[in-house]
The RNA shown here (c-di-AMP riboswitch aptamer (ydaO/yuaA leader)) has 128 nucleotides and comes from a soil metagenome. Its mean pLDDT, the model's own confidence on a scale to 100, is 80.
RNA sequence: UGCCGAAUCCUCACUCGUACGCGAGCGGGGAUCGGGGGACCCAGUUCGUUGGGGCCAACCCACCUCGGUGGGGGCGCCGCUCCUCAUGGCGCCAGCCCGUCAGCUAACCCCGUAGGCCGAUCAAGGAG
Numbered sequence: 001u002g003c004c005g006a007a008u009c010c011u012c013a014c015u016c017g018u019a020c021g022c023g024a025g026c027g028g029g030g031a032u033c034g035g036g037g038g039a040c041c042c043a044g045u046u047c048g049u050u051g052g053g054g055c056c057a058a059c060c061c062a063c064c065u066c067g068g069u070g071g072g073g074g075c076g077c078c079g080c081u082c083c084u085c086a087u088g089g090c091g092c093c094a095g096c097c098c099g100u101c102a103g104c105u106a107a108c109c110c111c112g113u114a115g116g117c118c119g120a121u122c123a124a125g126g127a128g
Base pairs, nucleotide, nucleotide: 002117003116004115008031009030010029011028012027014025015024016023017022033112034111035110036109037108042103051101052098053097054096055095059072060071061070062069063068073093074092075091076090077089078088079087
């Protein structure tokens, strides 16, 4: 410069630095975006420790030496474009949370607004 992702923006107080233009840290508030709970109506005859549910692309089925393999499906990036589709290439299908409890759902209520990565350049350290 870009990429995944909702994860960006504004403002106030305090602290530090300052070239006095401002910058950084931290806390509060707001906007934005994302998610959950929650009526009537509708749906629901099944389940109840073999619990159930949520975020997410991260699911389903079969085989199996239980480590994997195959099929279907989903997702991301690049190549030609603003988008979609087709096509080619390279990748992912993890992880976490609620706590016995939640269908949809107006009003209303609550939560999050992170983290990670490729390339180029610069600097430092180490090894040879």